[in-house]
RNA sequence: UCCUUAUCAAGAGCGGCGGAGGGAACAGGCCCUGUGAUGCCCGGCAACCUGCAUACAUAUGGCAAGGUGCUAAAUCCUGCGGGGAACCGAAAGAUGAGGU
Repeated sequence: UCCUUAUCAAGAGCGGCGGAGGGAACAGGCCCUGUGAUGCCCGGCAACCUGCAUACAUAUGGCAAGGUGCUAAAUCCUGCGGGGAACCGAAAGAUGAGGU
């Protein structure tokens, strides 16, 4: 890099640094932001892998937090297909695990 697979409406600071844009890409919306965003550090959240325990129950499981991850808004919404709509599915994307 590519492939497979699971998940993506829950949760997470009134801290420090820093000083301009940011919300993946394109388009259209809608938002956040000098009352200091994005980012970094710390803190925190969660529990995919992992460890431990239970012991055959095989499931809406328990405890921990070492490796990741996450920490405005549904993956912010729409875009393609179905539908009157609600909504459902797909694509794209993100993260984990496995493979190449």

A computed fold for a 100-nucleotide RNA from Hydrogeniiclostridium mannosilyticum, annotated as SAM riboswitch aptamer (S box leader). Model confidence (mean pLDDT): 83 of 100. It matches the Rfam family "SAM riboswitch aptamer (S box leader)". Its family is annotated with regulation of gene expression in the Gene Ontology.